The RNA shown here (SAM riboswitch aptamer (S box leader)) has 86 nucleotides. Model confidence (mean pLDDT): 88 of 100. It was read from a public genome assembly, where an Rfam model found it.
RNA sequence: AUCUUAUCAAGAGUGGCGGAGGGACCGACCCUGCGAAGCCCGGCAACCUGCGGUAACGUAAGGUGCCAAAUUCGGACAGAUGAGGU
Numbered sequence: 001a002u003c004u005u006a007u008c009a010a011g012a013g014u015g016g017c018g019g020a021g022g023g024a025c026c027g028a029c030c031c032u033g034c035g036a037a038g039c040c041c042g043g044c045a046a047c048c049u050g051c052g053g054u055a056a057c058g059u060a061a062g063g064u065g066c067c068a069a070a071u072u073c074g075g076a077c078a079g080a081u082g083a084g085g086u
Base pairs, nucleotide, nucleotide: 001086002085003084004083005082006081007080008079013041015040016039017038021031022030023029025075026074027073028072042067043066044065047063048062049061050059051058052057071078
């Protein structure tokens, strides 16, 4: 990069640094100096591994993921994340 598959209406901060953007894309509509992105800490969750269990399931140590709004809404051969294949 591409293919397969599962999930995407639940859940998660009155923290520190930082200073103007952010919500993938197009349109809309929003969030944001009452502090955006990013980094750190914290947290949520439980896809994979581990551990316990016949199993259902539990746990949260390891690998990811996630922490405004239904994947914000509409659109498109759409996107995101996990696991596996090439």